[in-house]
Context: one part of a larger RNA
RNA sequence: GGAUGAACGCUGGCAGCAUGCUUAACACAUGCAAGCCGAAUAGGAAACAUGGGAAAUGGUGUUUCCAGUGGCGGGCGAGUGAGUAACGCGUAAGAAUCUACCCUUGGGAGGGGAAUAACAACUGGAAACAGCUGUUAAUACCUCGUAUGCUGAGGAGUAAAAGAAGGAAUUCACCCGAAGAUAGGCUCACGUCUGAUUAGUUAGUUGGUGAGGCAAUAGCUUACCAACAUGAUGAUCAGUAGUUGGUCCAAGAGGAUGAUCAGCCACACUGGGACUGAGACACGGCCCAGACUCCUACGGGAGGCAGCAGUGGGGAAUUUUCCGCAAUGGGCGAAAGCCUGACGGAGCAAUGCUGCGUGGAGGUAGAAGGCCCAUGGGUCGUGAACUUCUUUUCCUAGAGAAGAAGCAAUGACGGUAUCUGGGGAAUAAGCAUCGGCUAACUCUGUGCCAGCAGCCGCGAUAAUACAGAGGAUGCAAGCGUUAUCC
Numbered sequence: 001g002g003a004u005g006a007a008c009g010c011u012g013g014c015a016g017c018a019u020g021c022u023u024a025a026c027a028c029a030u031g032c033a034a035g036c037c038g039a040a041u042a043g044g045a046a047a048c049a050u051g052g053g054a055a056a057u058g059g060u061g062u063u064u065c066c067a068g069u070g071g072c073g074g075g076c077g078a079g080u081g082a083g084u085a086a087c088g089c090g091u092a093a094g095a096a097u098c099u100a101c102c103c104u105u106g107g108g109a110g111g112g113g114a115a116u117a118a119c120a121a122c123u124g125g126a127a128a129c130a131g132c133u134g135u136u137a138a139u140a141c142c143u144c145g146u147a148u149g150c151u152g153a154g155g156a157g158u159a160a161a162a163g164a165a166g167g168a169a170u171u172c173a174c175c176c177g178a179a180g181a182u183a184g185g186c187u188c189a190c191g192u193c194u195g196a197u198u199a200g201u202u203a204g205u206u207g208g209u210g211a212g213g214c215a216a217u218a219g220c221u222u223a224c225c226a227a228c229a230u231g232a233u234g235a236u237c238a239g240u241a242g243u244u245g246g247u248c249c250a251a252g253a254g255g256a257u258g259a260u261c262a263g264c265c266a267c268a269c270u271g272g273g274a275c276u277g278a279g280a281c282a283c284g285g286c287c288c289a290g291a292c293u294c295c296u297a298c299g300g301g302a303g304g305c306a307g308c309a310g311u312g313g314g315g316a317a318u319u320u321u322c323c324g325c326a327a328u329g330g331g332c333g334a335a336a337g338c339c340u341g342a343c344g345g346a347g348c349a350a351u352g353c354u355g356c357g358u359g360g361a362g363g364u365a366g367a368a369g370g371c372c373c374a375u376g377g378g379u380c381g382u383g384a385a386c387u388u389c390u391u392u393u394c395c396u397a398g399a400g401a402a403g404a405a406g407c408a409a410u411g412a413c414g415g416u417a418u419c420u421g422g423g424g425a426a427u428a429a430g431c432a433u434c435g436g437c438u439a440a441c442u443c444u445g446u447g448c449c450a451g452c453a454g455c456c457g458c459g460a461u462a463a464u465a466c467a468g469a470g471g472a473u474g475c476a477a478g479c480g481u482u483a484u485c486c
């Protein structure tokens, strides 16, 4: 000198764009953050219409709602960086693999059956919830048949399906095979911090055979056999740490760093486990154990903000319990649509960057006043007053978007941006420094005191170094200090 997710002190007009718990992966009140589908399905409730009947009432149709069964999605999106020195990441390769939805393509959907939730009755329980009996449907489940598939050397063995809407045409859905796309799993070469005051380490350890296991390779697991394997090219151990694109500094070499944004990884109160599924060993799923918190009728139950806001705590320190699904994107649905704290926006904060303003021109009696003085004067200083002009900003009135795609309709932001008229210099300057380094000097007070200080140093009665004042210098809505990096 540059830089920062900064903080502190003094000060503070506006706009645009960014950024905002770096500390306790500490504990969390409250609300919301993942639902959708009635065109898969049997019921229940309500409203309306219709017509039958004397009435009670039952029928048909339409619409809406409800909790179930069923399907798809809750493995995405959002958060955090605790762990991890590792095939975790980065670069470059590879073969023994899987891939729901999507695209292309070849075929197929025949026959039959038994249940079950809901519901109803009863029962237990404080509750959470549970039991029993009866009954019913399906794109839920089972079975038979069939098969360009799979297994197998071969004989042979073996695996499927479901309907829905519509008057219909037809459309959507379903099953099997092949290919693709996309996403993932796996292997390998090289690279990836510090310590030798860590020198040896290793028994599933290294390899083989058989068996098991996986989507797949493999000591991945297991039985037996062999005794290997690795290490000064630093193993093992210990410490520290998510990693990369990047970011900051530097002429570069390189050093430091890993906030925001993007890719990958890991985690979800702590530890363990599997289930379902194309995909999880699953943040807002399940089970077990533990710590903590809450409810309880003491028998037993409930919970997990490292989602968005917000609270307490810690800390030098970090925001609203806001608006909207209008846009972009995601889930479901035939669609209308519903959901979406992703996202789009607004709010708060000079936290940063950038831009603008705090007026322009004229104006010497060089006024008053302050300060200095050799008392002549000098300086603040054209600075002010005064005259005139302008209105960026500001106040006020009117008009008023783009962002909306897709015939129309649809905008949270927002009566915002912007434009026009009116008003009036009106609403807007500080901070640090002035001995040298280092741009900028005098007076007064103080008297090794009070104090200053980055280094040298200053202060002992004439202090340009302390404190105040006047003046000056630098930067400016900021300025200085502190911390850290180059």
Stems, first nucleotide, its partner, number of pairs: 001486004006482005013356006019349002021314001026312003030309003035072003040069002043066008052057001079267003088192004093187002097184001102180001104178005110144004119134002122131003149158003163172003193239003200230002205227008242264004246257004269290005292303004320346001322345003328342001329340004359389004369380004394423006403413001430475005435456003441470005451458002